[in-house]
Context: one part of a larger RNA
RNA sequence: CGUAGGAGGCUUGAGGGAUUCUCUCCCUAGUACGAGAGGACCGGGAGGGACAGACCUGUGGUGUGCCAGUUGUUCCGCCAGGAGCAUAGCUGGGUAGCCAUGUCUGGUGUCGAUAACCGCUGAAGGCAUCUAAGCGGGAAGCGCUGCCCAAGAUUAGGCCUCCCAUCCCUGGCUUGCCAGGGAGUAAGACUGCAGAGAGACUAUCUGCUUGAUAGGCCGGAUGUGUAAGUGGGGUAACCCAUUCAGCUUACCGGUACUAAUCGGUCGAGGG
Numbered sequence: 001c002g003u004a005g006g007a008g009g010c011u012u013g014a015g016g017g018a019u020u021c022u023c024u025c026c027c028u029a030g031u032a033c034g035a036g037a038g039g040a041c042c043g044g045g046a047g048g049g050a051c052a053g054a055c056c057u058g059u060g061g062u063g064u065g066c067c068a069g070u071u072g073u074u075c076c077g078c079c080a081g082g083a084g085c086a087u088a089g090c091u092g093g094g095u096a097g098c099c100a101u102g103u104c105u106g107g108u109g110u111c112g113a114u115a116a117c118c119g120c121u122g123a124a125g126g127c128a129u130c131u132a133a134g135c136g137g138g139a140a141g142c143g144c145u146g147c148c149c150a151a152g153a154u155u156a157g158g159c160c161u162c163c164c165a166u167c168c169c170u171g172g173c174u175u176g177c178c179a180g181g182g183a184g185u186a187a188g189a190c191u192g193c194a195g196a197g198a199g200a201c202u203a204u205c206u207g208c209u210u211g212a213u214a215g216g217c218c219g220g221a222u223g224u225g226u227a228a229g230u231g232g233g234g235u236a237a238c239c240c241a242u243u244c245a246g247c248u249u250a251c252c253g254g255u256a257c258u259a260a261u262c263g264g265u266c267g268a269g270g271g
Base pairs, nucleotide, nucleotide: 001152005163006162007161008160009159010158011157015149016148017147021049022048023047024046025045026044027043033038051106052105053104054103055102059100060099061098062097066093067092068091069090070089071086072085073084074083075082076081109144111143112142117137118136119135120134164270166183167182168181169180170179171178172177173176188266189265190264191263192208193207194206195205196204213259214258215257216255217254218253219252220251223247224246229242230241231240232239233238
C1' cells in the first nucleotide's frame, strides 16, 4: 500500500514444511514342516537402541550481589568483631533461572489408489490366455490421517462484537444529488512511562492511580548450619548455654511507601 467504511477478537485451510527409524524377547508352539538336526508364516504381547520435541516435580550440573569454614597480608587506635586484595584467594554447600547425564511424549492406521508380481472371468483365435471390454489381491514407497506454519490464497475467505452517518471548501449540474479535497471526532490505535512469561534491536506480552507493573517494606518458602553480645567451664587451644540460632539473590503471597504524572498524535462518513 492492497484486501470497496473504520476497528477489536476468534477462526477455515488453498498451499508449504518437519516427521514418517529399528532391534530383542515372550505367547501362539517346540505346533505346521522335517528322517533328524533344526524350526516357522499369520496373529497377539512385553522391553530396548538411536533420533526428535517439550519440561524442571524427583536425580544431578551450574549458580562471580546466598550461607558457612579457612590461609597470607593491609586497614578500621588495640581486644573482640569486620572490610579490601590474593583466579570468585581457597574450600564445603546452595534458591530462582538455564541445562542433561534426568523426566514425559513421539514415529499412528480393519484407511485409499497403486508398482513389480499373483489372480478371476474372457474373446480376437470353437482350444488356451491376468487383458483386448470388465473385476480382485498386492510395498518401509505415493495420498490421506497425526504435528507445525499459513488469507499478499491479489481467488486477498468466514464468524462474533464495537463505532456511527458531523462540519467546511471546490467543481458539475437534473437544486439536492454526484465527484474531489479538508477539519474536528467515534470505536480503536500509536506515542510516552513501570516492567517480564518476551527479547540483539524491533516485536510480543503484563500494567499505567478506577493501579500490585517494577523497586522498597512485611510475611512465608528455600539455602546455610547454631550469628554477634553476654554468662559459665578450661592454664590455654577451645568448649557449653542463651540458639533448629543469625543471615538469606532471582521464588510465593500481601502492602500504594517510591516510580508508572499530566498529556500528545492519529483514526470512519462507506464504488
This is a predicted structure of a 271-nucleotide part of an RNA (large-subunit ribosomal RNA, domain VI) from a Dehalococcoidia bacterium. The organism belongs to Dehalococcoidia, within Bacteria. The RNAcentral record of the full RNA draws on ENA.